[in-house]
RNA sequence: CUUUGAAAAAGGCAAAAUCUGAGUAAUCAGAUGGCGCAAAGUCACGGGUCUAUUAUAUAUAGACCGCCGGACUGCCAAA
Numbered sequence: 001c002u003u004u005g006a007a008a009a010a011g012g013c014a015a016a017a018u019c020u021g022a023g024u025a026a027u028c029a030g031a032u033g034g035c036g037c038a039a040a041g042u043c044a045c046g047g048g049u050c051u052a053u054u055a056u057a058u059a060u061a062g063a064c065c066g067c068c069g070g071a072c073u074g075c076c077a078a079a
Base pairs, nucleotide, nucleotide: 002079003078004077005076012037013036017032018031019030020029021028022027035066041072042071043070045069046068047067048064049063050062051061052060053059
């Protein structure tokens, strides 16, 4: 440096639900909580899903990175 992996060691993140707040909404933030995760770290770049407007069409604006792919970065171990 590359690949593979989570068996070990050190750790990390935190689903649903509940409470509070923001938002038209999707959803987001904090607290409790822990379903799970070897990138469940970052990025809305491509696809997809969801919300709003609308003729519930097109189109536009927004949301989801724990839906998939991609890009960047990263602990440990083995080869």

Predicted 3D model of a 79-nucleotide RNA (c-di-GMP-I riboswitch aptamer) from a candidate division WOR-3 bacterium. Its Rfam family is "c-di-GMP-I riboswitch aptamer". About the family: GEMM was predicted in a large-scale screen for bacterial structured RNA regulatory elements. The coordinates come from a structure-prediction model, not an experiment, and the mean pLDDT is 84.